A computed fold for a 595-nucleotide part of an RNA from a bacterium, annotated as large-subunit ribosomal RNA, domain I. The RNAcentral record of the full RNA draws on ENA.
Context: one part of a larger RNA
C1' cells in the first nucleotide's frame, strides 16, 4: 500500500418509547368594547435571565364554599425567612385594585411619551409642586340664541343619556373584481362572479308566505337533502358549461301595514249664519266648511277583499261622558268571564318549585404465601370481587397496591333549563242579504337606446335587475302562462315582519382512530411564530430519551486547566449529565495474507 478478521474512535441511522400533534364524534358556547375591549409596552419575587401569574394591594386582596396537610409557581436543586388544623398551599363563585400604551377619546406625538384647561384637596410665607375627578368626534333629545329676509328656516352655543367607533377563526348578505390555467395556438369563451379588496350583520345569515309554478289535471311560503340529471338546453355547437317543474325525505306558522271610511289634535284658508249625530222643545256662538299633518280606531285580499249606507238575525254587568231634557244611537272608564303571550303576529320583568343542566368536589368492592431476581406486576399455589376485566401509575405483564372505573351522591354563590304564579295584552260582537261604486302602493308597469343575470354567449328571446329618455291603467282594471295575437287557465306587483329544518368552528368539556411516533406529526413535543435574515411587507429554523432512584462519583494520583488512572455508587458507568439502543460512511491500532 491492499484485502480479511478482530478491538476501539468518529458518527447518529435502526429499534423501543411520549410530554406533542393530526383527523373526526357528541355535547356546549357563539362573541368581546367607553364600567375602556382585543393586543401590548414596563413593572412586580429576600435573591431573578426566561416562562407563567398578577398591577404600585402587583406569583398578589377580599367574602363565600369545596378540600384536608403540608406550603412559598416552572426551569431549579440548595439557602435565608416566614404561613399553617383558630384549617394555610390548593379549587370554585362573587368582588377589590388594575401602572402606561392601544378605537385611545383634554391637545401633541417618532405606540408605550411630550404639554395642558377647569373644579376639589394636599403642600408653601407665597409661586413652583403633588393627589382625585374632568375636559374627543358623530348621532340623538331636550333648551338657548339668531343670518341673508318681517316672521321662519339654517348656522352657532349650552346640557342629558350604559347611543356610536375598535377586536374577531370559519360560515353569511351586499358593493366592486383578475390573472396563470383549458381551448393541446388564440381573440369570442373558459379559468370565475373564483383569487383578491370593500361594507355589512348574526349566533347563525340569507330567503320567505305566489301579480308562484302548472297544464286543460292540478298544486300551494321559504330552506336543505335525495332522485329527476349530466337530461331540456346551451355552446368559435369547440373546449366547455348546465337547469327547472314533479316525486321522495328533513323541518313546519304564519302575520302586519298603505288606502278608503270614523274620532281627536294641530297649523293655514274661508265663512257671521251656517252648524252643535237624529228627533221634539230650550239654549250657545274662535262651534261650521277645506287643505296638510300627527295620533288612535278600522281595514289587508283574487271563487276578488274592504269601506261607506239600508235591512235581518245574534251579543256579560256597572258608571261616567255626547250644550240641557225625554227616546235611539255613539265613545271612554271599572267589574267580570273567556283566551293569549316573551322567536314574527305588543312588550318588560318578579317571584316560587325541581331527580333540569353547568361552574369546585364526595363515596366507591376484591389477595396473600413461596421461587426467581436489582425490583414482582413473573412462574407455582390456594383465595375473592365484578352494575367495576377502560385507561394510568407503582423497580418486568396487577380486576383485588395507587389514581381511577361501574354505579350512586353534592352547591353558600353565579349562570342555565322547565313549569307555575304575579305580570302583560286581546276579546264580549260577529254573521249575512241588497244597495253604493268611496279604496287596494305612480315618475310605478310598460316601452326606446345600451348593459347584466338566468340553462339561454342577441338569438325567434320572453321572465328578471340596472343605467338614459319616456311613460300607463285603476277592478267593466292588471300580471303571467319563452317573440307576438286569440281564446282559455291562473295570480294580485310597485310597503313589511317571520322560528324550525341550513353553514361554521377562534373558543369549553368528554370521547374515537387498520391517524404520526421526533427528517414523522402542527412551522412549533424543547426559551417557538423563539433565534436569525430583510429598510419593510415578509421570511423562518435546529434543538426530545442516564437511572427504578442522583445514589451525579467522598477520597488518592497525574495535570495550569481540560481530561484521564484508582476507590466508590448502581442488576449494569462500553448508563458518567458530550448519558438508552448506537448501523453505514470515515478514522486508528493489532493479527494474517498478498504485492
Nucleotide at each position: 500500500g491492499g484485502c480479511a478478521c478482530a478491538u476501539g474512535g468518529u458518527g447518529g441511522a435502526u429499534g423501543c418509547c411520549u410530554u406533542g400533534g393530526c383527523a373526526c364524534c357528541u355535547a356546549g358556547a357563539g362573541u368581546c368594547g367607553a364600567u375602556g375591549a382585543a393586543g401590548g409596552g414596563c413593572g412586580u419575587g429576600a435573591a431573578c435571565g426566561a416562562c407563567u401569574g398578577c398591577g404600585a394591594u402587583a406569583a398578589g386582596c377580599c367574602a363565600c364554599g369545596g378540600g384536608g396537610a403540608a406550603g412559598c409557581g416552572u426551569u431549579g436543586a440548595a439557602u435565608a425567612g416566614c404561613u399553617a388544623u383558630u384549617g394555610a398551599u390548593c379549587c370554585g363563585u362573587g368582588g377589590a385594585u388594575g401602572c402606561c400604551c392601544g378605537a385611545a377619546u383634554g391637545g401633541g406625538g417618532a405606540a408605550a411619551c411630550c404639554c395642558g384647561g377647569c373644579g376639589c384637596c394636599g403642600g408653601u410665607a407665597a409661586u413652583g409642586c403633588g393627589g382625585c375627578g374632568u375636559c374627543a368626534c358623530c348621532g340623538c333629545u331636550g333648551g338657548c340664541c339668531g343670518a341673508a329676509c318681517a316672521c321662519a328656516u339654517a348656522a352657532g352655543c349650552c346640557a342629558g343619556a350604559u347611543g356610536g367607533a375598535g377586536a374577531c377563526a370559519a360560515g353569511c348578505g351586499g358593493g366592486g373584481g383578475a390573472a396563470g390555467u383549458g381551448a393541446a395556438a388564440c381573440a369570442u369563451c373558459u379559468c370565475a362572479g373564483u383569487a383578491c379588496c370593500c361594507c355589512g350583520a348574526g349566533g347563525a345569515a340569507a330567503g320567505g308566505a305566489a301579480a308562484u309554478c302548472a297544464a286543460a289535471c292540478g298544486a300551494g311560503a321559504u330552506u336543505c337533502c335525495c332522485u329527476g340529471a349530466g337530461u331540456a338546453g346551451u355552446g368559435g355547437c369547440g373546449a366547455g358549461c348546465g337547469a327547472a317543474a314533479a316525486g321522495g325525505g328533513a323541518a313546519c306558522a304564519g302575520c302586519c301595514c298603505a288606502a278608503a271610511c270614523c274620532g281627536a289634535g294641530u297649523a293655514c284658508g274661508u265663512g257671521u249664519a251656517a252648524g252643535u249625530g237624529g228627533c221634539u222643545a230650550c239654549a250657545c256662538g274662535u262651534u261650521g266648511c277645506g287643505u296638510a299633518u300627527u295620533c288612535g280606531g278600522u281595514g289587508u285580499u283574487g271563487u276578488a277583499g274592504g269601506g261607506c249606507g239600508u235591512c235581518u238575525g245574534u251579543u256579560c254587568c256597572a258608571g261616567g261622558c255626547u250644550g240641557u231634557a225625554g227616546c235611539c244611537g255613539g265613545c271612554c272608564u271599572g267589574g267580570c268571564a273567556a283566551g293569549a303571550g316573551u322567536u314574527a303576529c305588543a312588550a318588560a320583568g318578579u317571584c316560587a318549585u325541581g331527580u333540569u343542566g353547568g361552574u369546585a368536589g364526595u363515596c366507591g368492592a376484591a389477595g396473600c404465601g413461596c421461587g426467581u431476581g436489582g425490583a414482582a406486576c413473573c412462574g407455582c399455589g390456594c383465595a375473592c370481587c365484578a352494575a367495576a376485566g377502560a385507561g394510568g401509575g407503582c423497580a418486568a405483564u396487577c380486576g383485588u397496591c395507587c389514581c381511577g372505573u361501574a354505579g350512586a351522591c353534592g352547591a353558600a354563590a353565579c349562570c342555565u333549563c322547565a313549569u307555575g304564579a304575579c305580570c302583560u295584552c286581546u276579546u264580549g260582537u260577529c254573521a249575512g242579504a241588497c244597495g253604493u261604486u268611496c279604496c287596494u302602493g305612480a315618475g310605478u308597469a310598460g316601452g326606446u337606446c345600451c348593459g347584466c343575470a338566468c340553462u339561454c354567449g342577441u338569438g325567434a328571446a320572453a321572465c328578471g335587475c340596472g343605467g338614459a329618455c319616456u311613460g300607463a291603467a285603476c277592478c267593466u282594471g292588471g300580471g303571467g302562462g319563452g317573440a307576438c295575437c286569440a281564446c282559455c287557465c291562473u295570480c294580485c306587483a310597485a310597503g313589511g315582519c317571520u322560528a324550525a329544518g341550513u353553514a361554521c368552528u377562534c373558543c369549553u368539556a368528554g370521547g374515537u382512530g387498520a391517524c404520526c411516533g421526533a427528517u414523522a406529526g402542527c412551522g412549533g413535543a424543547c426559551u417557538a411564530g423563539u433565534a436569525c435574515c430583510g429598510u419593510g411587507a415578509g421570511g423562518g429554523a435546529a434543538a426530545g430519551g442516564u437511572g427504578a432512584a442522583a445514589a451525579g462519583a467522598a477520597c488518592c494520583c497525574c495535570g495550569g486547566a481540560a481530561g484521564g488512572g484508582g476507590a466508590g455508587u448502581g442488576a449494569a458507568a462500553u448508563a458518567g449529565u458530550a448519558c438508552c439502543u448506537g448501523a453505514a460512511a470515515c478514522c486508528a491500532c493489532g493479527u494474517g495474507c498478498c504485492u